RNAcentral holds the sequence, with entries from MGnify. Predicted 3D model of a 127-nucleotide RNA (FMN riboswitch aptamer (RFN element)) from uncultured Pseudoruminococcus sp. Model confidence (mean pLDDT): 81 of 100.
This record gives sequence, C1' cells and structure tokens, in this order.
RNA sequence: UUUCAGGGCGAGGUGUAAUUCCUCACCGGCGGUGAGAAAGUAAAAUUCUUUUAAGUCCGCGAACAUGCAAUACGCAUGCUGAUGUGGUGUGAUUCCACAACCGACGGUAUAGUCCGGAUGGAAGAAA
Repeated sequence: UUUCAGGGCGAGGUGUAAUUCCUCACCGGCGGUGAGAAAGUAAAAUUCUUUUAAGUCCGCGAACAUGCAAUACGCAUGCUGAUGUGGUGUGAUUCCACAACCGACGGUAUAGUCCGGAUGGAAGAAA
C1' cells in the first nucleotide's frame, strides 16, 4: 500500500398493535492463554513441528460520555456485559458432564436476533 474483517426469531400465547411482552427457539468479533482434537516428520512420540480449540479468564474493538480541536478521515480521558457445581488430573473459570448467565445507542408495544447511524468505523488477519 492492497484485500479481507459478526452471527442469530422458527413455533405457540396475550393484545387494536409485539420477530420487542410470556413459554419454548436461535447466535457468539479480534489477540493471548490452553492438559483437548487433527495432521506431519522413514517409523514412533504425552515428549519435535504445524493447524485448530474460552461469548462469561487476561487484554482489545465498535458504541456511548466529557474535554480539546474546529469540519477533517482528528486527539485525550472516562465508560464498557456475563459462571457456577461436579468429574479427571501434578496442573483446567479453557477438557468432560450438568445447570446458569450476558449482550451499546436511536426508532417502534418494552428488541442480543427487526429497522437506523453504517455504501461507516475498527480490534486485527492475509498478501
């Protein structure tokens, strides 16, 4: 510099009206860690190499607020959700089992899943 970079409302109920409420359903960005999984190395390896592996651990991003700046695609600071129990084991909030929980702002019958800012921005990834 170029390219890429987020998934999800299906069924039933109430109602004038709800993908927003109620019952069930469905989804999980990026980097790190990682005892699982897969592949490779003449053969073999728990031991070497590679790939992959956490929504709730550590950190980051979007959004939002304030200040600066003054139209610009900016800068700084702040804010920023959620996990327990049991099992195995030297070692696990990462594996296995079970049961939970979480999800910016604006709009609208109260929204993680619809519409909008956004044909935007970006953690980062690849070449």